Context: one part of a larger RNA
Parts: sequence; C1' cells; structure tokens
RNA sequence: GAACGAACGCUGGCGGCAGGCCUAACACAUGCAAGUCGAGGGUGAAGCUUUCUUCGGGAAGUGGAAACCGGCGGACGGGUGAGUAACGCGUGGGGAUCUGCCCAAAGGUACGGGAUAGCCUCGGGAAACUGGGAUUAAUACCGUAUGAUGCCUUCUUUCACUGGUUAUCAGAAUAUAGGAUUGUUUUUGCAGUCUUAUGAUCUGAGCAUCGGUGAAAUGAAAGUUAAAGAUUUAUCGCCUUUGGAUGAGCCCGCGUUAGAUUAGCUUGUUGGUGAGGUAAGAGCUCACCAAGGCAUCGAUCUAUAGCUGGUCUGAGAGGAUGGUCAGCCACACUGGGACUGAGACACGGCCCAGACUCCUACGGGAGGCAGCAGUGGGGAAUAUUGGACAAUGGGGGCAACCCUGAUCCAGCCAUGCCGCGUGCGUGAAGAAGGCCCUAGGGUUGUAAAGCGCUUUCAUCUGUGAAGAUGAUGACAUUAGCAGAAGAAGAAGCACCGGCUAACUCCGUGCCAGCAGCCGCGGUAAUUCGGAGGGUGCGAGCGUUAAUC
Repeated sequence: GAACGAACGCUGGCGGCAGGCCUAACACAUGCAAGUCGAGGGUGAAGCUUUCUUCGGGAAGUGGAAACCGGCGGACGGGUGAGUAACGCGUGGGGAUCUGCCCAAAGGUACGGGAUAGCCUCGGGAAACUGGGAUUAAUACCGUAUGAUGCCUUCUUUCACUGGUUAUCAGAAUAUAGGAUUGUUUUUGCAGUCUUAUGAUCUGAGCAUCGGUGAAAUGAAAGUUAAAGAUUUAUCGCCUUUGGAUGAGCCCGCGUUAGAUUAGCUUGUUGGUGAGGUAAGAGCUCACCAAGGCAUCGAUCUAUAGCUGGUCUGAGAGGAUGGUCAGCCACACUGGGACUGAGACACGGCCCAGACUCCUACGGGAGGCAGCAGUGGGGAAUAUUGGACAAUGGGGGCAACCCUGAUCCAGCCAUGCCGCGUGCGUGAAGAAGGCCCUAGGGUUGUAAAGCGCUUUCAUCUGUGAAGAUGAUGACAUUAGCAGAAGAAGAAGCACCGGCUAACUCCGUGCCAGCAGCCGCGGUAAUUCGGAGGGUGCGAGCGUUAAUC
C1' cells in the first nucleotide's frame, strides 16, 4: 500500500447492488418448512331442498368434509462442515453394471378367486394406542391362460486357444551297401572328401482324424416368464421387449498439509483354487492351499484439515485462503441395523442401545431446528417468530387446481463497494467576536451578514410503466414522469517533532501523560492537556486483530 463474512471508539443525510453466528456439530418453547390424486376403490359428515312426523326425529335427493385402502412423491429441493490425508476431491482414462418418470419403435392388455382396512359392534388402557367379532371394494393380493427377438438348458455353426495319432515334405546326425576321387607303400588294405539308395531315430511344417476349453449368433429345438383398468368418449393408464436420454454404482494412472523427538507395519493380511454373494469386477465373504504384501522415492503412527472452480495479494514466480455463488463429498441428538423402493441403509421414515428433555393415573408413553423465523447460552461480534406463490423451478393431478420458509420480495445493520447531496453567484466597512502581536498590525476571511438565484436528494400532491404470450403482481405509498413550498431537513473524524502533508499561545513541570519506530516531559514542551490556526480524508474517519 492492498484487502476483510470483521469488531471497537467518535460521528451519521439519501439511494443502488451485494453481504450478514467465523464462537457451542451447545440445548431448544411456538408456528410453518411434503404433499397430492375422486379420471384407482369402497364409504359418505356438515349444509341445502323436498316430504313425513307421535315435534324427539325419520325418509328421499343434492352435497361433498374428515378418515381409510391404493398410486406417485417424501432418495429432489433446503441446512451444516463434525468426521475424512481417503480413489474423498481434481484431472485423464477403463469395463464387469443398474436406471422410476421421459423419448422412439414392436407386440399385447384374456379368464377367474380368496381376503383386508374403513364403516358397524363388543371390549382393554390415564394416555400413546390396541384386542375380538361381523361385513365390503379396488389400478391392493393370488391362481390359470396366451406369449418371444426376454430368461434358462441343450444342440448346431463359426471363431479362438489347446492335446493326441498321422499320409507326406524338409532338415539333422547316424548305420548298412554301392559309386567317384585324394593321400598313403604297387595292389589288397587303411584314412579323408563328395555323392546315391535303403532302414529306423530326432526336429520342424502339415493333408487328415479323434478330443478338450471358451466366446458369439435376428442359428435351431425344448422348457419357462406378463398385464388393470378408469372416464365427462377426447383421452389417461397397465404388461413384455429393443434402443436412446438422464442419473447412479465400480476400477485405474497422476496430483493433493506437517512431524523421523513416529522405523518398522500387516494375518483376510498378499496371492491362488473352489464356492457363496452383488445390479456389477473384486478377500466383498467363506473353506482349503501357498507365505506373501507395504516401507527411508517415508510405510505405520501422531497432529491438523471437507476438496475444487475460485478469492486476496503480488510485475511475475510465488505466498495466503476456500465465507457468499457453482460442482463433488460427508453428516442429520450419539452409536448400530436393516425394511420399503428404480433409487436410501433415508434431516422433518422404522427398529435397538445410550445421554438429555417432557407427559403419566407409576403400569407406561413422547421428542430430536447442522430447514425458515425465533429463544436461552457462548462470544469482540452477525438480522424479522414479515409478505406472496405474481414470476422461475419442483411434487401430485387428464385438467381445474393444491402444496412449496425452494424461490421471489419486503424488514433490520454505514458490514462492504458504487453514486448523489448538505447549496450557487455576488459581497471589504476587510464588520463584530476569537487567537496572535514588536501594540503598528496580522489572522480567522469572501468566510459571515446583506443582496440576487436555484431546488438535486429528502417532504407533500397528482400521475404511473415493465416484470404477464389470454387471465393472474406479493413487491407497491414500486421505478419513472409532472407539479408545490422553501436555503430550506443534512459534517464529521484523525492528525500537525522526524519518518509524514500541516505551528503558535496558555497550562503542566521526569508529574500528569504521549508513543508504530526513533523518542518527548526535570519552568520558555511546534512530541503531554486545552485553545486559535493549519493538513488529510469525508458519511465517514481512526484504532485493533489476522493475510499478502
């Protein structure tokens, strides 16, 4: 000098845009934050109409509340950063997988059955809740049928790998027989070289043949596997299969804080075989076998920490940092577990254990704000128990629509950044007052007053968009525009010895005090306190903390 999720002191006019528990992942009163579908199903309260009435009420129609069964959604959205030094994150790859709703395509949607909640009734319990009986429906549940390009088994074909036998060919060395030739001592003979034929051996190739293992096939055959209807007649659904899209799971290379005053660590540990398991590869799990695996290129241990895009600083290289916004991860009172489901081992679901709080008739029950507000506590310190679904998006629904503390807005805070204002012109008797003075004057100072103007912002009145494709506006006393009045409502803070822009007087007297460093103060203090004057910045100015 820059910068801040800042705090503190003094001061404080307006607006725009942003930000706002960094500490106790401490405990939480209250309200709201996830529902929706009657075009799946039965049932059918209040109200209204008509009618009957013994005046208590009954019946019919309409109506559609609440609850229940069923479907989809509560795995998204929202919060927090405790844990995690890890395939968690970043980046680049990989192959053994799943994917509700959505899109494209092909085909289908047949026949039956038994229950159960609700309602009714009889109970138990203080409550939470719960038991028995009777009865009823479905797009709830079950059986049968049909059905392949799905699934499974077998076969076939093709391909790949691999083992045995082997006609034939090539080569090698060797044996026997023959021929040519060289040497030797004339021959026989002996030795060497070349060559022909044959036999068996080995090596390589290989026609053929007999197997083994694996893969693929819109090849074949057998087996097996499905469905749900509704309506306002326009549609919305349901089942099977293929492909896509989206989302998700898994694996790997590289990168990712500090400490050696942590040097050895590991037994499902490392690998294999077989089985199990998963949507899927794998010690993921198990049995058996082997004894491996990691580590000074830092294993293990300890401490700290969510990671990244980014942010701050810096000329850069770096250093520091990860709040807001976006991506990923982890968590949901603490620990553990599974269920349902396309998806969870599930923040506002379930079960068990624990701590804490609450209710209780003492037998037993209820709860989980790290959702939005809000409370206590902690702290230097951080906001309203606000409005609306108008927009954007999400869930449900054919739709109308319902829900949505997501979101959009408003409220509070100078917390930050940016913009604007607090007037403009004229005005010398250089007024009064203040301060200084060598007592002449100087300075405050065109500053004020006076005179002449203007009206931004704020105030008041009127008007009035866009955000909304047809309707629909929380914001909203909106933004903007026009008009009215009047200089009117609007300036402080720090500093003035040097660094560092800015000086005198009085008080004090090593006291009181100042101070970032050097230092100032013991009677003439430009360093303390006050005043006048000045300098800097300005709705801010200083100080402090931490960063570069």

Model confidence (mean pLDDT): 84 of 100. Predicted 3D model of a 548-nucleotide part of an RNA (small-subunit ribosomal RNA, 5' domain) from an uncultured prokaryote.